[in-house]
RNA sequence: GCCCCCAUCGUCUAGCGGCCUAGGACGACACGUUCUCAACGUGUAGAUCGCCGGUUCGAAUCCGGCUGGGGGUA
Numbered sequence: 001g002c003c004c005c006c007a008u009c010g011u012c013u014a015g016c017g018g019c020c021u022a023g024g025a026c027g028a029c030a031c032g033u034u035c036u037c038a039a040c041g042u043g044u045a046g047a048u049c050g051c052c053g054g055u056u057c058g059a060a061u062c063c064g065g066c067u068g069g070g071g072g073u074a
Base pairs, nucleotide, nucleotide: 001073002072003071004070005069006068007067010026011025012024013023018057028044029043030042031041032040050066051065052064053063054062
């Protein structure tokens, strides 16, 4: 250089064109319980889906480019 794969809450992930102003787990915070902590229970906050454009009535989802990460190849 060329080819392939990946990018979604702090972390890991679900999602496969409309049921999603995006769900779950862990973590965080508040309250309950406890002498206290842990554990447990209840609740709350947290991602405009890497960025820019396109297709579509409608895009996290399809297409192109870019950025970053991983793999393959002389």